[in-house]
Context: one part of a larger RNA
């Protein structure tokens, strides 16, 4: 892992709805008894519910009557709504609360609540009683056991030596938590093995007469033991052994929860909680009754409401530039005058004129939006109200507008849409972007988005423009391409200059006063200051840039000729190009395109579960029912409601079967589906159909359980 079989809403009680029956102002028994063809009958009225309320209690205690009016019917009206009366608390009184003409019991099935394991499995864990020291860990008692080799402590001897002695040599000696290194014992580093040779091995290592090892037999026991201490060790188990019991502890967690189809169909907000992984109360969903007659997803006309976008500020509040003019009212500084004054100036006010800006500013002010009648349109929904049952109370994206944050696939909000719960096309691929809401079949039309090839459909059509593979990407988490440059190239607008000869080039001219004047060692057109005049000319500067110590030289403005037709700026705008960065080769989806790109226009065509059309199922409503006919009907998690299949067992009816039953493989026909039904091989004895009932009644998943391979 696969097959096969097991494998999760159950039972008692009570309680409340709903739906059937029984009896009804009453209904029912329970223990118990009796009877004896008995899952049953008869007794059993204690007891429970109802039949009165109302007051804390003492206690006191309700029948009228009128109105409107829905279905229906037409001076009527069940049910409903109103007003009046009535019990009764409270209370001198009014007021004022509740009750007030009347259906309920019982049983049985459903849904739901409660309280017990309460849909199923699952902790770590508390507690009590037992078993354990064959493994370990200290301790006790008896035993064993440490090749070989080195080292040479004390002592002793002996020599030398001294008065003696100390010392010294050479001998023997054989000491030590010495040394080297077998057995034994440890367990450093390697990190080979690492479903092995081993729940730890192997190399290498450390120790090796001792705080040495070890046999064999005892002690100590779970909140205890033992521990040269590491929460180690106590039997592969230890920061509290094991192993039965309390025990189906709990478990707001996680996982699982079985057949079919119709109908509807959701929240991830508000408010409470020691609450944020829950819950409960409300909103949202669903069914049933009642009510009531309108309703509104569209359109159109007219009206209303508003203060946002935007705009605007001599309209107010605040905030913000420059310039002018007034008045000089606190003040500060200068100046002039002996003072007293005056004048500037900076401030302070005002006016005037200029440039601005407000989420908490408004003289104004939209679109979208709420709303009211009115038609048109379309349905008989919606709405209210009681009752029953739930889910759900992590949200997520888009696009608009806000808080935070430097930002973020961040955070938190309002509002509208999607996903959630929604497939289909399209977007390379890709919940939520485009385009469209799936009853089933077929056939055709179209949306978005396409139409060289891959891949369906024009290598279309007309006019520009890009030459950078620029592009060939609506948008996104997915893509950087900014400021600034461009004598790339296309237009467009403006200004100058040109056939009385312009731009470039190309010939020659480019002087004189003068070496201007100062300066200065020198200053001659060119270090610097000043001033930039006259005169001949076609033109030439009191000199544009080299350049000399200074001059010289070369050159420029400025003229002429030659040559012929456009020439030079400025400013918008297209499209290109520089600018320009990532880590394995590399992505317009690829191929590849010079158009198959961009820009503007045009016609055709592909294209979906969209629209149509034909056929057919199914709902709801209208219909007394069928037919019909009408629908803005039929996507669907969680959920709520309604019919069904099927499996075992029983009771009533009724039937099959050795001339072949169950099961088994297999083919076929039915039904919207669960399934049924028949045919063929097997196969050898039981099995159904109806109808009523009662369940240990439906697996693909729970790391599920047993088993098999």
């Nucleotide at each position: 892992a696969c097959c096969a079989g097991g494998g999760a809403g159950u039972a008692a009680a009570u309680c409340u709805a709903u739906g059937u029956g029984g009896c009804g102002a009453a209904g029912a028994u329970a223990a118990u008894c009796u009877u004896a063809u008995a899952c049953a009958a008869g007794a059993g009225u204690a007891u429970c519910u109802a039949u009165a309320g109302c007051g804390a209690a003492a206690g006191c205690a309700a029948a009228a009557c009128c109105u409107u009016g829905c279905a229906g019917a037409u001076u009527c009206g069940a049910g409903a709504a109103g007003g009046g009366g009535g019990g009764u608390a409270c209370u001198a009184a009014c007021c004022u609360g509740c009750c007030u003409u009347a259906a309920g019991u019982c049983a049985c099935a459903u849904g739901g609540a409660u309280c017990u394991g309460a849909c199923c499995c699952g902790a770590a864990g508390c507690g009590g009683g037992a078993c354990g020291a064959u493994c370990u860990a200290u301790c006790c008692u008896u035993g064993a056991a440490u090749a070989a080799g080195a080292u040479g402590a004390a002592a002793u001897g002996u020599a030398g030596g001294u008065c003696a002695a100390a010392c010294u040599g050479c001998a023997u000696g054989g000491a030590g938590g010495u040394c080297u290194g077998a057995a034994g014992g440890a367990g450093u580093g390697c990190u080979a093995c690492g479903u092995g040779c081993a729940a730890g091995u192997g190399c290498u290592u450390c120790u090796c007469u001792a705080a040495u090892u070890u046999g064999a037999g005892g002690u100590u026991a779970g909140g205890g033991g033992u521990g040269a201490a590491a929460a180690g060790c106590c039997a592969a188990u230890c920061g509290a052994g094991u192993u039965c019991c309390g025990u189906g502890a709990u478990a707001g967690c996680u996982g699982g929860u079985u057949c079919c189809u119709a109908c509807c169909a959701a929240a991830g907000u508000u408010g409470g909680c020691c609450a944020a992984a829950g819950u409960c109360a409300a909103g949202c969903c669903u069914u049933g009754a009642g009510u009531c007659a309108g309703a509104u997803a569209g359109c159109a006309u007219a009206g209303a409401c508003g203060g946002u976008a935007g705009a605007g500020c001599u309209a107010c509040g605040g905030a913000u530039u420059g310039g002018g003019g007034g008045c000089u009212c606190a003040g500060g500084g200068g100046a002039a005058g002996a003072a007293a004054u005056u004048c500037c100036u900076c401030g302070g006010u005002u006016c005037c004129u200029u440039g601005u800006c407000c989420a908490a500013c408004u003289c104004c002010g939209a679109a979208u939006g709420u709303u009211u009648a009115u038609g048109c349109a379309u349905c008989g929904u919606a709405g209210c109200u009681c009752a029953g049952g739930a889910g759900a109370c992590g949200c997520g994206u888009a696009u608009a507008c806000g808080g935070g944050g430097u930002a973020a696939g961040c955070u938190u909000g309002u509002a509208u849409a999607c996903g959630g719960a929604g497939a289909g096309g399209g977007g390379a691929a890709c919940a939520a972007c485009c385009c469209a809401g799936a009853c089933u079949a077929u056939a055709g039309u179209u949306a978005a988005g396409g139409c060289c090839c891959c891949u369906a459909a024009a290598c279309g059509c007309u006019a520009a423009c890009u030459a950078a593979g620029u592009g060939u990407u609506a948008a996104c988490g997915g893509g950087u391409g900014a400021a600034g440059a461009g004598u790339g190239u296309u237009c467009a607008u403006u200004c100058a200059c040109a056939c009385a000869g312009a731009c470039a080039g190309c010939a020659a001219g480019g002087a004189g006063g003068u070496u201007g004047g100062c300066u200065u060692a020198g200053a001659a057109g060119c270090a610097g200051c000043c001033a930039c005049c006259c005169u001949a000319u076609a033109a030439u500067a009191a000199g544009u840039g080299c350049g000399u110590a200074a001059c010289a030289g070369c050159u420029u403005a400025c003229u002429u000729g030659u040559c012929a037709a456009g020439u030079g700026g400025a400013u918008g705008a297209g499209c290109c190009u520089c600018g320009a960065a990532a880590a394995u080769g590399g992505a317009c989806g690829g191929g590849g395109c010079u158009a198959a790109g961009u820009u503007a226009g045009c016609u055709g065509c592909c294209g979906a579960u969209a629209c149509u059309a034909u056929a057919g199922a199914c709902c709801a409503u209208c219909u007394a029912a069928a037919a019909g006919a009408u629908g803005a009907g039929u996507g669907g998690u969680a959920g709520g409601u309604a019919g069904g299949c099927g499996u075992u067992c029983u009771g009533g009816u009724u039937g099959g079967g050795c001339a072949g039953a169950a099961g088994g493989u297999u083919u076929u026909a039915c039904a919207a589906g669960a399934g049924u039904a028949a045919g063929a091989c097997u196969g050898g004895a039981c099995c159904g159909a109806u109808u009523a009932g009662a369940a240990a009644u439906g697996a693909a998943a729970a790391u599920c359980c047993u088993g098999g391979u």
A computed fold for a 709-nucleotide part of an RNA from a marine eukaryotic metagenome, annotated as large-subunit ribosomal RNA, domain II. Its mean pLDDT, the model's own confidence on a scale to 100, is 81. It matches the Rfam family "Bacterial large subunit ribosomal RNA". The family is grouped with related families in Rfam's "LSU clan". Its family is annotated with ribosome and structural constituent of ribosome in the Gene Ontology.